[in-house]
Molecule: SAM riboswitch aptamer (S box leader)
Organism: Solitalea longa
């Protein structure tokens, strides 16, 4: 790094440190941030994809390996449907994640 599979409107924050941006990249928008965000570091917690128990199950559980803890993957982008134009709906892509194989 790539494939292939499933999932993505639910949940779950403190304190320390740093000091300007941050929300994946590109463009529009829309939020956040000196009352100190992103980020890093203890702690704590939230799901259950692996792993565990269980004869099994759409059941338990949370030790152990990841993942998370602002906004729907923050909204739109591209195809349809639907429109007088819109709002709205559905699907693809992209992104993230886990489990596998390369």
């Nucleotide at each position: 790094u790539c494939u292939u599979u499933a999932u993505a409107u639910a949940g779950a924050a403190g304190a320390g440190g740093c000091g300007a941006g941050a929300g994946a990249a590109c463009a529009g928008g829309c939020u956040u941030a000196a009352u100190g965000a992103c980020c890093c570091u203890c702690u704590g917690g939230c799901a259950a994809c692996c792993c565990c128990c269980a004869a099994a199950a759409u059941g338990g559980a949370a030790a152990g390996g990841u993942g998370c803890c602002a906004c729907u993957u923050c909204c739109u982008g591209c195809c349809c449907c639907g429109c007088g134009a819109a709002a709205g709906g559905g699907g693809a892509g992209c992104u993230a994640u886990a489990a596998a194989a390369a």